[in-house]
RNA sequence: AAAGUCCGCCGGGCGAUCGCCGGCAACUUCGGUUGCGGGAGGAACGUCCGGACUCCAAAGAGCGGCGUAGCAGGUAACACCUGUCCACCGAGAGGUGAGGAUCAGAGCAACAGAGACGAGUCGUUGCACUUGCCUGCCUUGGCAGGCGGAGCAACGGGUGAAACGGGCAAUCUCUACGCGGAGCAACACCAAAUAGGCAGCCGUUGACCCGGCUCGGCGAGGCUGCGGGUAGGUGGCUUGAGCCGGCGCGCGAGCGCCGGCCUAGAGGAAUGAUCGCCACGGCGCGGCAACGUGCCGCACAGAAUCCGGCGUACAGGCGGACUUUGCCU
Numbered sequence: 001a002a003a004g005u006c007c008g009c010c011g012g013g014c015g016a017u018c019g020c021c022g023g024c025a026a027c028u029u030c031g032g033u034u035g036c037g038g039g040a041g042g043a044a045c046g047u048c049c050g051g052a053c054u055c056c057a058a059a060g061a062g063c064g065g066c067g068u069a070g071c072a073g074g075u076a077a078c079a080c081c082u083g084u085c086c087a088c089c090g091a092g093a094g095g096u097g098a099g100g101a102u103c104a105g106a107g108c109a110a111c112a113g114a115g116a117c118g119a120g121u122c123g124u125u126g127c128a129c130u131u132g133c134c135u136g137c138c139u140u141g142g143c144a145g146g147c148g149g150a151g152c153a154a155c156g157g158g159u160g161a162a163a164c165g166g167g168c169a170a171u172c173u174c175u176a177c178g179c180g181g182a183g184c185a186a187c188a189c190c191a192a193a194u195a196g197g198c199a200g201c202c203g204u205u206g207a208c209c210c211g212g213c214u215c216g217g218c219g220a221g222g223c224u225g226c227g228g229g230u231a232g233g234u235g236g237c238u239u240g241a242g243c244c245g246g247c248g249c250g251c252g253a254g255c256g257c258c259g260g261c262c263u264a265g266a267g268g269a270a271u272g273a274u275c276g277c278c279a280c281g282g283c284g285c286g287g288c289a290a291c292g293u294g295c296c297g298c299a300c301a302g303a304a305u306c307c308g309g310c311g312u313a314c315a316g317g318c319g320g321a322c323u324u325u326g327c328c329u
Stems, first nucleotide, its partner, number of pairs: 001325010012278007020039002023036005041300001045311002048309005053183004065179005070084005085099001086097004100174002105172002107168002122156006129149002132147007187235004197226006209217002242261008280297007
């Protein structure tokens, strides 16, 4: 220098104008106004795992179901992470792995091949059999030979990844371990109008109603209280397995101690829009160059109870460690 491998990080900055959602303070005619300060992410995403929290269920045990799987460790927990062994991939730095058990039982294997998970018979040989056919002999029922058939066993050739011996447990199964269900639209509290419910009282000896009173009219319900639920409101709600720094322990994931910090909490849901300057990238023009200038671009995405992971998306950029090759000293 080139080609790579593995980690870590950033993912626009400043200003102006007009807005949006919370907080605090002051003022207020209670409608608001003003001031100060705060307001998305590394993935807020997918909702795939694991938890916290809440309600429901629940003696204990077993069956069933689902999940996980070398070994050791980390953690609140995990299917996550770390270390390491083994297998595979790579020249290497490194990467990938559902990686327990096939002497408990079952199931499965394309093509080829006679035969493929249970056995099978292409060829040769041996042993025992034969009720079939042919030939010969004695003689009308047997004997001998050959051909054929079929049984058992051994050997061999061929096919194939695999041929009475293995493979697959990302097939059932076995072993070990783990797992109750639903989810913040959980759940708790406050609580209208209307219509049901329950209780008490009044009412055909005329209640209620007909705008206040009397008369008159009408003709069966009226009043009060309680309770459940709905609309609506409040809490849950963001201080937490938190973040930053230092020290110590550990190969590491991580753990402990000390100090500092407070960093969205809305809720049909705010975090936006338009400009200017700068930065960054690409292309063009001028220039030997430094540089100047014009145009274009600047990702993926976006909180909704909160954490720990995994997976996926991402314009562009920065840093570190290491590998291989080449060159120079």
Annotation: Model confidence (mean pLDDT): 78 of 100. This is a predicted structure of a 329-nucleotide RNA (Bacterial RNase P class A) from a Burkholderiales bacterium. Taxonomically the source falls in Burkholderiales (Bacteria, Pseudomonadati, Pseudomonadota, Betaproteobacteria). Of the family's consensus pairs, 92% are formed in the model. It matches the Rfam family "Bacterial RNase P class A". It is annotated as a ribozyme.